Notes: Small-subunit ribosomal RNA from an uncultured bacterium, 1384 nucleotides, folded computationally. Model confidence (mean pLDDT): 84 of 100.
[in-house]
RNA sequence: AGAGUUUGAUCCUGGCUCAGGAUGAACGCUGGCGGCAUGCCUAAUACAUGCAAGUCGAACGAACCAUCUUCGGAUGGUGAGUGGCGAACAGGUGAGUAACACGUAGGUAACCUACCGCUCUUACUGGGACAACUUUUGGAAACGAAAGCUAAUACCGGAUAUAUCCCUUAUAGGCAUCUAAAAGGGAGGAAAGAUGCAAAUGUAUCGAAGAGUGAUGGACCUGCGGCGCAUUAGCUAGUUGGUGAGGUAACGGCUCACCAAGGCGAUGAUGCGUAGCCGACCUGAGAGGGUGAACGGCCACAUUGGAACUGAGACACGGUCCAAACUCCUGCGGGAGGCAGCAGUAGGGAAUUUUCGUCAAUGGGGGGAACCCUGAACGAGCAAUGCCGCGUGUGUGAUGAAGGUCUUCGGAUCGUAAAGCACUGUUGUAGGUGAAGAAUAGUGGAUUGAGUGGAAAGCAAUUCAUGUGACAUUAACCUACCAGAAAGCCACGGCUAACUACGUGCCAGCAGCCGCGGUAAUACGUAGGUGGCGAGCGUUAUCCGGAAUGAUUGGGCGUAAAGGGUGCGCAGGUGGUCAUAUAAGUCUGGAGUAAAAGGCAACAGCUCAACUGUUGUAUGCUCUGGAAGCUGUAAGACUAGAGUGCGGAAGAGGACGAUGGAAUUCCAUGUGUAGCGGUAAAAUGCAUAGAUAUAUGGAGGAACACCAGUGGCGAAGGCGAUCGUCUGGUCCGUAACUGACACUGAGGCACGAAAGCGUGGGGAGCAAAUAGGAUUAGAUACCCUAGUAGUCCACGCCGUAAACGAUGAGAACUAAGUGUUGGAGGAAUUCAGUGCUGCAGUUAACGCAAUAAGUUCUCCGCCUGGGGAGUAUGCACGCAAGUGUGAAACUCAAAGGAAUUGACGGGGGCCCGCACAAGCGGUGGAGUAUGUGGUUUAAUUCGAAGCAACGCGAAGAACCUUACCAGGCCUUGACAUGGAUGUAAAUGUCCCAGAGAUGGGAAGAUAGCUAUACAUCACACAGGUGGUGCAUGGUUGUCGUCAGCUCGUGUCGUGAGAUGUUGGGUUAAGUCCCGCAACGAGCGCAACCCUUGUCUUUUGUUACCAUCAUUAAGUUGGGGACUCAAAAGAGACUGCCGGUGACAAACCGGAGGAAGGUGGGGAUGACGUCAAAUCAUCAUGCCCCUUAUGGCCUGGGCUACACACGUACUACAAUGGCUGUUACAAAGGGAAGCGAAGCCGCGAGGUGGAGCAAAACCCAUAAAGGCAGUCACAGUUCGGAUUGAAGUCUGCAACUCGACUUCAUGAAGUCGGAAUCGCUGGUAAUCGCAGAUCAGCAUGCUGCGGUGAAUACGUUCUCGGGCCUUGUACUCACCGCCCGUCAA
Repeated sequence: AGAGUUUGAUCCUGGCUCAGGAUGAACGCUGGCGGCAUGCCUAAUACAUGCAAGUCGAACGAACCAUCUUCGGAUGGUGAGUGGCGAACAGGUGAGUAACACGUAGGUAACCUACCGCUCUUACUGGGACAACUUUUGGAAACGAAAGCUAAUACCGGAUAUAUCCCUUAUAGGCAUCUAAAAGGGAGGAAAGAUGCAAAUGUAUCGAAGAGUGAUGGACCUGCGGCGCAUUAGCUAGUUGGUGAGGUAACGGCUCACCAAGGCGAUGAUGCGUAGCCGACCUGAGAGGGUGAACGGCCACAUUGGAACUGAGACACGGUCCAAACUCCUGCGGGAGGCAGCAGUAGGGAAUUUUCGUCAAUGGGGGGAACCCUGAACGAGCAAUGCCGCGUGUGUGAUGAAGGUCUUCGGAUCGUAAAGCACUGUUGUAGGUGAAGAAUAGUGGAUUGAGUGGAAAGCAAUUCAUGUGACAUUAACCUACCAGAAAGCCACGGCUAACUACGUGCCAGCAGCCGCGGUAAUACGUAGGUGGCGAGCGUUAUCCGGAAUGAUUGGGCGUAAAGGGUGCGCAGGUGGUCAUAUAAGUCUGGAGUAAAAGGCAACAGCUCAACUGUUGUAUGCUCUGGAAGCUGUAAGACUAGAGUGCGGAAGAGGACGAUGGAAUUCCAUGUGUAGCGGUAAAAUGCAUAGAUAUAUGGAGGAACACCAGUGGCGAAGGCGAUCGUCUGGUCCGUAACUGACACUGAGGCACGAAAGCGUGGGGAGCAAAUAGGAUUAGAUACCCUAGUAGUCCACGCCGUAAACGAUGAGAACUAAGUGUUGGAGGAAUUCAGUGCUGCAGUUAACGCAAUAAGUUCUCCGCCUGGGGAGUAUGCACGCAAGUGUGAAACUCAAAGGAAUUGACGGGGGCCCGCACAAGCGGUGGAGUAUGUGGUUUAAUUCGAAGCAACGCGAAGAACCUUACCAGGCCUUGACAUGGAUGUAAAUGUCCCAGAGAUGGGAAGAUAGCUAUACAUCACACAGGUGGUGCAUGGUUGUCGUCAGCUCGUGUCGUGAGAUGUUGGGUUAAGUCCCGCAACGAGCGCAACCCUUGUCUUUUGUUACCAUCAUUAAGUUGGGGACUCAAAAGAGACUGCCGGUGACAAACCGGAGGAAGGUGGGGAUGACGUCAAAUCAUCAUGCCCCUUAUGGCCUGGGCUACACACGUACUACAAUGGCUGUUACAAAGGGAAGCGAAGCCGCGAGGUGGAGCAAAACCCAUAAAGGCAGUCACAGUUCGGAUUGAAGUCUGCAACUCGACUUCAUGAAGUCGGAAUCGCUGGUAAUCGCAGAUCAGCAUGCUGCGGUGAAUACGUUCUCGGGCCUUGUACUCACCGCCCGUCAA
């Protein structure tokens, strides 16, 4: 000293939370010792029992006991009584109290004070009783009653006295009342003895009385200081004052009588709530905030309430009386009691100790003293309640032991830690020694002194001896013994130091805040390890801090919470220039006080520390001296603030009255005829009883076009035709007058849009409510037709608005530029308003910027997280509506401001795409094929799911495949590696059983060798198409072949970010050019690659054949021209010309060219998005199965079938079908293969086997097309499904479940609803061919060629995309967010 938390990210505002310290604490776990402290915070609840205040025989009388006795009594003691002192202290508690209760500083000329100190004086003389005791007697008791006896330092007289009071005289002082001392006179109050020595008229001590004084303790009065609520605003009759009296120690309405009507209060009276106050304690840098345990001072209280008595002192904790409640005793008549003393009990509570020891010390009471009393006190006990100290060992010790944990299986870590070896002995155990706290007093002895005296005794001082310890088996010290008896608690996601494994699986749980947990949890639980503290550690509670989050120090109010709607103005606050005085504030000396303890500093004592001691140290208050700059005050002056006058000026400023024209509506009349009106479209409505339209005349109300302008005026609300009357304010010029007269302004008063309310008018238009018509799922709305309050006027209320510039008023200062309104000036300019741009400055940013949100001053108002809520309640106002003032419980961790990136918009601009449009052909209807869903099933294995799943994985399920189902079998296994043993073969062949797997058997011999072979056994392990594509790699789809996506440096911004990449053109393109705080670069685009189109060169077989020869035939010779093949090249670059454009990029047109503007096609897919797809291609983490979720086999299933969808094929026919005949391809494949010719079969096919590992042979006849014929619009000579029969082929095997052939059969279907798909040229459409897979099995897929169109005006709309911009409360990003109601 800060940190976490609002957001995708940022800055700010703002709350919540944390880290620190503290405690009279409590709870959980744990617990060795000592020292010093502390210990009912709750029930001021109730209390059993014991103790806590007595003492004096040297005040008094009697009694009793003991000893002695001369028997008279004496001495010593005991306990009751009379009497004295004490009991008012000490000890406890904090209920009450908001008060002179407390603190602080003063006052008393308005007072008291026992015991104590000092000074002076006195003690003379009398008297009568009452207790105790005795007797009688009442009562259960407590407690009495009557009679009788008796003493005193008890009680009562008299004398004396300097108190006190009054009068007179005269003096001094002070503060108004007064005070002091002196003289005279009058009134008037005292006393007590006891003891020792001693034997006197004595002396000493303790007492007694009076007066004075001191000290101590108290009493009263005053200034100042310290709580909350104004949703408590008025309170007060002894109240305020006076006079007189009474009362008190004393002043005083303290009390009373009379008189007056005062007193207190916004500087908070009164009321209500809460509370003992302070020194101090905790915290804080401080200022402050909180607290008032222990220790100390004061106050108050003693079961509750009241009262007095005694006394120096009480209205009295362990006294009295009365009342009340409660408890106890009782013989029911009556009595007793008061722990907030020390222990202790019950109760309450989270919670707080022993019914201990001693008066040894300190202190108190009594006494002459010894001594007695003392739950004050000193000590001990209990409690980790706190603070402080010590210990639980030290050194050495690496096979880095065992064991635990983790592991990549190599190791790492616990860890020198342990063990072992060598030491030490704090503490502990045992024994011993042993302080200080003790000073006395008293007693015995000695010496000295004072005064008096004759002496003694006594008194005082010194000294010797004696003499007292609860604690205490003390502290401390010495000796012996043993590492032996002594470590836990919390945390480990971030804040916050410290990480892994397992278990769990939004469960159990954690959590101070943010938040963890839904199968790989460093956040739950456990373990190992680590971190922190340590006889403690955590949690809870409370206080301060951090929090500048109530801000004096030290905050704010345009948009985050926050400027009152506006003005006037009392109180209050603040206030111009000059000189003088004063000294209240201010500054500066001195003095007093601020108790002690505590704090701080230094030093010292306990071994240290805690603890304790000594010394020093203070911001407040009071008194007093000084200074005079500033503020105040007093009195004086000035004119720059403010105001007045004079001369001008502008204006929708206000009130009242009068007048005017345009328009709407209505009325009357004329003309005139069928519609009008209204809307997106309509309808309601008006109209033949004559509307609308039009003309003339009239009525009435309201509002004032143009001028008109970020123009004017006003404090704001607000103000707009013209004229008049009355009236407020402002500005300019001038400088005659006043001379600070000013600014602000809580309360208060006034004004205050619209709507609304009351009374009375008025009512044309408009128009809440209402009615009707539409719209709609509905439409209590938007639209239309009507229409009432109201809008208007007068008077009176209301008192609020986004009453906004969301910006209070006043004053001063601080760059410019530009427009406009009103003055002045000849002008430059200047004054007063009103706008814009903009510098410094400021702001979180946006922005503001002389009209400040800048820099300062004065005054007022307001704010302190969001919601609850401007709600409830109280009060005030109002006719009401309502307004003003204005909470809390509860709940959340945010709510919010500004700006940024994206995404989105039924926002805007620009552009593109078979996106639409223009066209061609389809799908959707039929039948079939195929895939999917659903259903079914023992199983119908699994995956794919909008586009981007659905002829998809699957380039081919009869068995196999196969993962599914049923049944039968195997268990180191069908497969891999390792060990041991064995065999000589293994393999193969044959037979039997079985559905097969499998099991059983047989034969096989020439010999030898061998494992990488086989068999058996045991264990590690194999195996899994089991799960998780949301743990992954790899691969793929999609946006999209869309033109985008980024970086470095620089610059701008507090920052997220921006710039670059935007802008002007252009392009298929972020393609290129220009401009520009940007300059460059990368991944994409393009190009480079393949193919196709043209040409050249080379080569020329298996390809080709123009010329020559030859043949049935490029068949052969031959040729190297052509075609073709396959290699290398050329070619196209906006290169050329013209135009447009900005002299650019580029575009348009043209030439040449086989090809022209990326020539056509392909491959190629940026950063990223979709937790997109795939664990079943493969690989792989983790989890799961292990005589099974693995393996083998047979059969079945994946081919099911009310249905729904996708994709295809074939059609519905004449642009056609059928029959015959006749042409022209390309690209491929072929050895377990393609298979020719020939022959057989109607055909599928069979037979056959030539040729060919292929430019050679074969598959292999291309089809549409051409040429003929027929059919004539029909469910047909269309269409071919379905079914029957007979076959062919493949294959162990065609039943479930193959393809094909022939004959027969001949279904639906006559061009397809809503909707929807493809395609821009060699394309669509149409026609056939080949290949992969494959034993066999394509209408699918992938390729190949043949024939070969139509249309595109264009970008308004649909869909998708790109760029710029704008709004946003979205950022999981519009499939978003979010409001209300209802339900669970």